Predicted 3D model of a 305-nucleotide RNA (Bacterial RNase P class A) from a Methylophilaceae bacterium. Rfam family: Bacterial RNase P class A. The family's RNA type in Rfam is ribozyme. The gene name in the source record is rnpB.
RNA sequence: GAAGCUGGCCAGACAGUCGCCGCCUGUGCGAACAGGGGGAGGAAAGUCCGGGCUCCACAGAGCAGGAUGACGGCUAACGGCCGUACGCCGUGAGGCGAGGAACAGGGCCACAGAGACGAGCGUAUUAAGUUACGGUGAAACGCGGUAACCUCCAUCCGGAGCAAAGCCAAAUAGGGUAGCGAUAGCGUGGCUCGCGCUGCUACCGGGUAGGCUGCUCGAGCGUACGAGCAAUCGUGCGCCUAGAUGAAUGACUGUCGCCCGCAGCGAUGCGGGAACAGAACCCGGCUUACCGGCCAGCUUCUUCC
Repeated sequence: GAAGCUGGCCAGACAGUCGCCGCCUGUGCGAACAGGGGGAGGAAAGUCCGGGCUCCACAGAGCAGGAUGACGGCUAACGGCCGUACGCCGUGAGGCGAGGAACAGGGCCACAGAGACGAGCGUAUUAAGUUACGGUGAAACGCGGUAACCUCCAUCCGGAGCAAAGCCAAAUAGGGUAGCGAUAGCGUGGCUCGCGCUGCUACCGGGUAGGCUGCUCGAGCGUACGAGCAAUCGUGCGCCUAGAUGAAUGACUGUCGCCCGCAGCGAUGCGGGAACAGAACCCGGCUUACCGGCCAGCUUCUUCC
């Protein structure tokens, strides 16, 4: 210098103007106004795993169904992560891995081969399918292979999900209880009593609209030290970092910065570009999407000293 491997990080900055959604303070009866402060991500995504939380169900155990599968560790838990061994790929740094059981049972075994799963067949041989050999093939006359087929074994899994769940609670309609009328109308086959319905008043309870809680301080973030190969854990100090609900988090302008192309010896100028994407109860993972850039460690090759 070139080409790579692994891990981590960023995802334009500042200012001005006009807006949007919460919070705090002040003024105001209120509507509102003024000031201050906060307002998306590394994946908020797919909803694929695992947990917290809530409700329902539940004596215990099992069946069915699903998931996982070397060994050890981490964790709230996992199908995640770390370490080691093994196998494959790579010159290498490294990357990938579907891994228990074939003596419980069933199924299957391409091509080649006469014959491929269950015993037969060919040649030789023998008293006798009695014994030996048999090209091909991974496997051949058998206690072979395959579980990336069924299955068996071991371990784990109750169900639904914040539209969970709890609370407050209109109007209208309907329900219940009590009272009122000096008893009107209708029904009870014609009449009387009685009973029921229709009226008014008060109270009660349920549900709906609507509102509140759940709701964001949490397996939290940063930093230093310590334990550990590592994942991870412990201690000290510091910090508070969206909470919307027909759903806010935006738009414009200017300056600077980044990348690409062209011109130029250069300074620089001109033109273009800046992705994937958008919280909805909260976490830990995995997977997928993504313009461009930075940092650290390491590998291989080449050149020069």